[in-house]
Context: one part of a larger RNA
RNA sequence: GCCAGGGAGUUUAUGAGCGUGGCGAGGUGAGAGCCGAAGCGAAAGCAAGUGCCCGCAGCACACUUGAUGUGUAAGGGGCGUCGUGGUAAUUCGCGAUCAGUCACUCUUGUAAGACCCGAAGCCGUUGUGAUCUACACCCGAGCAUGGCGAAGCUGAUCUGACGAUCAGUGGAGGCCAGAAACUAGUGGUGAUUUAUUUCCCUUAGGUGACUUGGGUGUAGGGGUGAUAGUCCUGUCGAACACGGCAAUAGCGAGUUCCCCCCGAAUUGUGUCUCAGCACAGCGUCUCUCGAGAAUGAUAUAGAGGUAGAGCACUGAUUAGAGGGAGCGGUUCCGAAAGGAAUCACCCUCUCCUCAAACUCCGAAUACUAUAUCUUCUGAGAAGGAGGCAGUGGGGUUGACCGAGUAAGUCUGUUGACCUAUACGGGAUUGACCGUACGUGGGGUUAAGGACCCUAAAUGCUGAUUAAGUGUGAAUCAUAAAGGAGCUUCUGCCCCCAGACAGUCGGGAGGUAGGCUUAGAAGCAGCCAUCCUCUAAACAACGCGUAAUAGCGGACCGACCGAGGGUGCAGGUUCUUAAGAUUUACGGGGCUAAAUCAGCUUCCGAUACUCUACCCAGACCAAAAGUCUGUGGAUUAGGGGGGCGAACGGAUUGCGCAGAAGUAGGGCGGUGACGUCCUGUGGAGCAGUCUGUUAUGAAUAUCCUGGU
Numbered sequence: 001g002c003c004a005g006g007g008a009g010u011u012u013a014u015g016a017g018c019g020u021g022g023c024g025a026g027g028u029g030a031g032a033g034c035c036g037a038a039g040c041g042a043a044a045g046c047a048a049g050u051g052c053c054c055g056c057a058g059c060a061c062a063c064u065u066g067a068u069g070u071g072u073a074a075g076g077g078g079c080g081u082c083g084u085g086g087u088a089a090u091u092c093g094c095g096a097u098c099a100g101u102c103a104c105u106c107u108u109g110u111a112a113g114a115c116c117c118g119a120a121g122c123c124g125u126u127g128u129g130a131u132c133u134a135c136a137c138c139c140g141a142g143c144a145u146g147g148c149g150a151a152g153c154u155g156a157u158c159u160g161a162c163g164a165u166c167a168g169u170g171g172a173g174g175c176c177a178g179a180a181a182c183u184a185g186u187g188g189u190g191a192u193u194u195a196u197u198u199c200c201c202u203u204a205g206g207u208g209a210c211u212u213g214g215g216u217g218u219a220g221g222g223g224u225g226a227u228a229g230u231c232c233u234g235u236c237g238a239a240c241a242c243g244g245c246a247a248u249a250g251c252g253a254g255u256u257c258c259c260c261c262c263g264a265a266u267u268g269u270g271u272c273u274c275a276g277c278a279c280a281g282c283g284u285c286u287c288u289c290g291a292g293a294a295u296g297a298u299a300u301a302g303a304g305g306u307a308g309a310g311c312a313c314u315g316a317u318u319a320g321a322g323g324g325a326g327c328g329g330u331u332c333c334g335a336a337a338g339g340a341a342u343c344a345c346c347c348u349c350u351c352c353u354c355a356a357a358c359u360c361c362g363a364a365u366a367c368u369a370u371a372u373c374u375u376c377u378g379a380g381a382a383g384g385a386g387g388c389a390g391u392g393g394g395g396u397u398g399a400c401c402g403a404g405u406a407a408g409u410c411u412g413u414u415g416a417c418c419u420a421u422a423c424g425g426g427a428u429u430g431a432c433c434g435u436a437c438g439u440g441g442g443g444u445u446a447a448g449g450a451c452c453c454u455a456a457a458u459g460c461u462g463a464u465u466a467a468g469u470g471u472g473a474a475u476c477a478u479a480a481a482g483g484a485g486c487u488u489c490u491g492c493c494c495c496c497a498g499a500c501a502g503u504c505g506g507g508a509g510g511u512a513g514g515c516u517u518a519g520a521a522g523c524a525g526c527c528a529u530c531c532u533c534u535a536a537a538c539a540a541c542g543c544g545u546a547a548u549a550g551c552g553g554a555c556c557g558a559c560c561g562a563g564g565g566u567g568c569a570g571g572u573u574c575u576u577a578a579g580a581u582u583u584a585c586g587g588g589g590c591u592a593a594a595u596c597a598g599c600u601u602c603c604g605a606u607a608c609u610c611u612a613c614c615c616a617g618a619c620c621a622a623a624a625g626u627c628u629g630u631g632g633a634u635u636a637g638g639g640g641g642g643c644g645a646a647c648g649g650a651u652u653g654c655g656c657a658g659a660a661g662u663a664g665g666g667c668g669g670u671g672a673c674g675u676c677c678u679g680u681g682g683a684g685c686a687g688u689c690u691g692u693u694a695u696g697a698a699u700a701u702c703c704u705g706g707u
Stems, first nucleotide, its partner, number of pairs: 001707006011112007019104005026035003039046002051079004058072005063066001081096005115254001117252002122244003126241003134218009143208001145177003148173001152169007182205003187201002190199002220236001222232002257642006267280005281391002283388006292376003296373007308361001309359002314355003319350006328343006394418007402410002423434003438613007448603003451588003457600001459599006470590002482575007490567005502559005508532003513527003538553001541552003614632002616628004643696001645693010661680008
C1' cells in the first nucleotide's frame, strides 16, 4: 500500500422557536408552590368597562355571469377613550379593548470533555533511578626499552680564609623519544553501519592534576560539574513513571445513505483586534399583511464643475515694444562732486508654453423628481415579525485614477467573470470569446473554423509578399533609432524644336585681371568679377605644380532615340536582432494552406428549435386529467421528502416440498435500494403500523488483525 472489522453532533439540566395533543381564565404538581389572568413608576404610590370609522378573506344577495356590484365583516389598520410616569400645562413613553398552561417530537442557545483526534507545557504531604555518565571516598591493579643527567656525596688541584674549578659518583623531573601495555580521538570531512558504532591510514598523552577493576555516597528546581548548560541508563535550559487529565488549543486533519427546491459571502463598525469574535449587510424557511414594486427604456424638468478647453483670477513661463523710479550689481567718463550706459526692478501692450490642490467657460455618462411604456406581482409583490445559518484571507479581466524605472507589483472606483460553472472555441490553460446544464431522439446556428492529423470549398474575384516573411484576437511568448530593396497613389520640373545616361569633340581671346609675394599664371591670401569672339566656355567647382604645365567639372555641339529627374504619403521585405539537451506556426507541411479587400457554400455547443418522458407549481380529498412560464447549473448554507440497519410492541405471513447466510445472473426504481431465478446451505425468517437507537466510511502519517 491493499483487504476485513472498528471509528466522530451524544447525554442531562435550563432557556427560545415551529409543530402535535390535553385542559382552559385557568393550567400543572403528592405538596409547598410555579406560570398565566394588571399595569405604570427610580420610588412613595396610584391602578385599566365591551366607543367610532376604514376594510382583506369568508359568507349572503343581485345581475349585464366576471378582472362584476351591493351588504355584512372574524382577524387587520386608524381614531378615540382608559391606567400610569413625566410637566406649570403639553407634544410624549409604557400598558389596556382578554389566552394561557402542561406534556411530547424536532431545531437551536447556554453550562458541562459537549462532533472526534492532536501539543509544547504546568502541578503533586506520589514514586523510581548514579549497572550509562559527573565528582568524591574505601580496597586493589598497571605503566617495554632508550635518552638527558638537578641536589647531595667522594677524590684531585687552587686558596690566608670563605670557597672555587675539574673528574667521578648519584638518579631528580606534571623532563625527552616511543603505534610496548594502556588512554585519547587530530586529519582523511576514507571505508562501514546497528540512532553518536566499528575498521584502516595518520595523530596526541604515555611516573602523572596518570590509567584502570570492584565496592560505597550525592536525586530532580535537586545532584555533579578543571564551566561545555556538560552529565544524571539512546531521555536534560530542569530525568523517568504514574496521577490531576478527556489540561487547554481563536491552529491543523478527519466527520460515514439518497433525491428535490432555493442559494450566498470574502463588505462596514467595534475589538490586547488583524488566522478569532460581536452587531449590521448578503442566503434560506415559516408566519403576518393585502396592492403595489422596480436594478429597465423614452421624454421633460432639475442640481453639478469632471473630461476637454482656456489664460479673465492665482501660480509658473518665451520673446519683443513703450513708459517709470533712480534704491541694488557691472562698465565707462571725471581730480572729486557727479554724470551716462546696461542688467535687474515696477506698469501697460503684443507674442510662445503650462497647472490634482487655477477657472472667463464647459460636455458625455452618472444622479434626483415626474409622466408614459416595459418587467415583476392575488400561484400574494413591497412592508413587518420570527427560526436556522454560512461569510467577514478573495482573485482575474475591461474602463478610469493614484504609487512605482518596472513587475504574474501595490492602493482604489466601477462593470463582468472565476471562486461556486459544466459544455464548444483559444493546441495545452480557473476567470479571454461563445453560451450557461433534467433524461433521450431529430434539426439549426454561435464563437471559431473548412490541405492532412480533424467535422467542413486544395471555393471564387482582385491585389501584395520571395523574406519560410508569415501560417499567433488577447492573456503571450518582445522590439527601436538608423541603413537598404520592391511596390502603389500623388505634386512639381525637363522632354521628338530630341530630354536623362553614355560615347566622340569643343571648353577660346583681352589675361599671367589688380594687389600681395622669392614666386601667386582660374585654383596660399585680399579686392573686383568686366569686355570680346562665339554653338558654348566660369577673371573658375575639384585634383595637381616651387611657380608653370597637365587631368577632369560647369557650359556647348554631334551621335543616339523616349521617357527622365525630384518631393510628400501608403503597403511590404531585408538588416539592426546574441544562450545555453530538440528545429518549434499544436505538428506534418505550405509559395499559399501567407497578408489585404470582397463574395458564396459548408462544418461547428449541454445555446436555439421540434418531440417524448421526469421533476417543480396551480386546480384537485386521493387518483386520473387539465393548465402555467424567458421553469430545471451550483460551493458554504437553509428548507422538504425518502432509502437502508439493529432491537422492542401490535398485526399479517413464509419455512426441511428447504429459513437466514452465500456465489452468479435477470428485472424494476431518478436514487439510497428492492425483487426474482439457479446453485450452495441446513433452521429459522420477513412485510405493514408504531416505538427506541452505541444506525450507514474511502480518506483522520486513524485503531486492531491479515497480507
Source information:
This is a predicted structure of a 707-nucleotide part of an RNA (large-subunit ribosomal RNA, domain II) from a Candidatus Bilamarchaeaceae archaeon. It matches the Rfam family "Archaeal large subunit ribosomal RNA". The full RNA is in RNAcentral, with records from ENA. The coordinates come from a structure-prediction model, not an experiment, and the mean pLDDT is 81.